Context: one part of a larger RNA
RNA sequence: UGACGGGGACCAGCACAAGCGGUGGAGCAUGUGGUUUAAUUCGAUGCAACGCGAAGAACCUUACCUGGGCUUGACAUGCUGGCAUAAGCCUCUGCCGAAAGGUAGGGGUGGAUGUGAGGCAACUCACAUCGGUCAGCACAGGUACUGCAUGGCUGUCGUCAGCUCGUGCCGUGAGGUGUCUGCUUAAGUGCGGUAACGAGCGCAACCCUUGCCCCUAGUUGCUACGUUAACGGCGAGCACUCUAGGGGGACUGCCGGCGACGAGUCGGAGGAAGGAGGGGAUGACGUCAAGUCCUCAUGGUCCUUAUGCCCAGGGCUACACACGUGCUACAAUGCGGAGUACAGAGGGAAGCGAACCCGCGAGGGGGAGCAAAUCCCAGAAAACUCCGCCCAGUUCAGAUUGCAGGCUGCAACUCGCCUGCAUGAAGCCGGAAUCGCUAGUAAUCGCGGAUCAGCCACGCCGCGGUGAAUACGUUCCCUGGUCUUGUACA
Numbered sequence: 001u002g003a004c005g006g007g008g009a010c011c012a013g014c015a016c017a018a019g020c021g022g023u024g025g026a027g028c029a030u031g032u033g034g035u036u037u038a039a040u041u042c043g044a045u046g047c048a049a050c051g052c053g054a055a056g057a058a059c060c061u062u063a064c065c066u067g068g069g070c071u072u073g074a075c076a077u078g079c080u081g082g083c084a085u086a087a088g089c090c091u092c093u094g095c096c097g098a099a100a101g102g103u104a105g106g107g108g109u110g111g112a113u114g115u116g117a118g119g120c121a122a123c124u125c126a127c128a129u130c131g132g133u134c135a136g137c138a139c140a141g142g143u144a145c146u147g148c149a150u151g152g153c154u155g156u157c158g159u160c161a162g163c164u165c166g167u168g169c170c171g172u173g174a175g176g177u178g179u180c181u182g183c184u185u186a187a188g189u190g191c192g193g194u195a196a197c198g199a200g201c202g203c204a205a206c207c208c209u210u211g212c213c214c215c216u217a218g219u220u221g222c223u224a225c226g227u228u229a230a231c232g233g234c235g236a237g238c239a240c241u242c243u244a245g246g247g248g249g250a251c252u253g254c255c256g257g258c259g260a261c262g263a264g265u266c267g268g269a270g271g272a273a274g275g276a277g278g279g280g281a282u283g284a285c286g287u288c289a290a291g292u293c294c295u296c297a298u299g300g301u302c303c304u305u306a307u308g309c310c311c312a313g314g315g316c317u318a319c320a321c322a323c324g325u326g327c328u329a330c331a332a333u334g335c336g337g338a339g340u341a342c343a344g345a346g347g348g349a350a351g352c353g354a355a356c357c358c359g360c361g362a363g364g365g366g367g368a369g370c371a372a373a374u375c376c377c378a379g380a381a382a383a384c385u386c387c388g389c390c391c392a393g394u395u396c397a398g399a400u401u402g403c404a405g406g407c408u409g410c411a412a413c414u415c416g417c418c419u420g421c422a423u424g425a426a427g428c429c430g431g432a433a434u435c436g437c438u439a440g441u442a443a444u445c446g447c448g449g450a451u452c453a454g455c456c457a458c459g460c461c462g463c464g465g466u467g468a469a470u471a472c473g474u475u476c477c478c479u480g481g482u483c484u485u486g487u488a489c490a
């Protein structure tokens, strides 16, 4: 100087408390451990691994296994030599084969530019360059190892308020001071004091979004006027809504109390909004030899008829178990039936696909319109109204299984999703323990998107609808910050 303390003081955080909903019990989904296996590819492992890399494992992917095959190689560059009635390419055929590959044969095609020679020209020949191809060589290739050789990127402490420097001063020195102290703040934010005075990286602000107003603009959007049986459908218009560009608006600016006449804090006025209005992006010096050699790059090591490459099939989907994360429930604030409203944000051309018809349905037929404020996906759902159920393993719950179908795809056996009928399991609110959340939040309800042929999505990332309870307080648990104290630790 740090680190540590079941030392102290002060402070902060959904850390506790107060409250609401869960997890831990059940079934299923998914990841992991373990076990099994020819293989169940690899990585991630307290917080910070475990719906994680994977925003799509039937083949492919695929890195694994079994078997079959290739050897200058699926791909790049260069050198040497050969070929140009060749190789290759297109196509047809025979044989071996699961394919890859091997092998035999037929037809078609068999490039571009320049120079020279011949020629009226068409064109022919020769050479050179580019291109093609074969043989050979140098090399390619490796998701093989080392993340403890590395770059880059990332997680974490932590959006925490800290981490440093110059000069000066103090100390023999390591180092200290500044960065301390009082008040204050979300903040090393600011004010006052002060052997310090300044400065940098962080904080804040500048950026995006949302909440109010104005201006500009008015189609595909909108509708106060007219019209229509009705529909922004039409006329008309751009007021309003909205869209998207510009501007205004909030600054403790005003009033009062407190405070040191300060920084600020408390209350009030006005205001759409108040003391950082809400949300996002933004992550200091560093820590964990944290993670990644399987995104990529890269040192070293290793493989080279194989640790490379191609193919078929299998595996990654196994199953006595154990754990994590979720979904659905156990019902009456519910379930079922009928009726009837109201979103936002997105996606669409090898695409989204309307009306209409068929089918109980998944879906099929159909093709209008739409590169989309125009058309489509697209019925939002919960809510609301009426009816049934009457507390029961039930008109709760839906696992499992049987049968019949639909769709995608070369192909759904291993191993897809969906529909109908039948079947109806566990489950009556969950031990010890444990998680999230402070407001348009939790809870609850549906909608969209990426990936994607399809999909094991109940995941992830977004969007809106309905919409709470509670916080006395900081004694205690956890994490962190500042000062201080002890230390036999570094």
Base pairs, nucleotide, nucleotide: 001490002489003487004486005485007484008483009482010481011480012479013478015474016473019437020436021435022434023433026328027327028326029325030324031323032322033321034319035318042053043052064314065313066312067311068310069309070308073139077138078137079136080135081134082133083132088109089108090107091106092105093104094103095102096101111130112129113128114127115126116125117124118123141303142302144301145300146299150297151296152292153291154290155288157286162201163200164199165198166197167196168177169176170175180193181192182191183190207280208279209278210277212248213247214246215245216244217243218242221238222237223236225235226234227233251274254268255267256266257265258264330430334389335388336387337386338385339384346377347376348375351370352369356365357364358363396427401422402421403420404419405418406417407416443466444465445464446463447462448461449460
Molecule: small-subunit ribosomal RNA, 3' major domain
Organism: Candidatus Calescibacterium sp.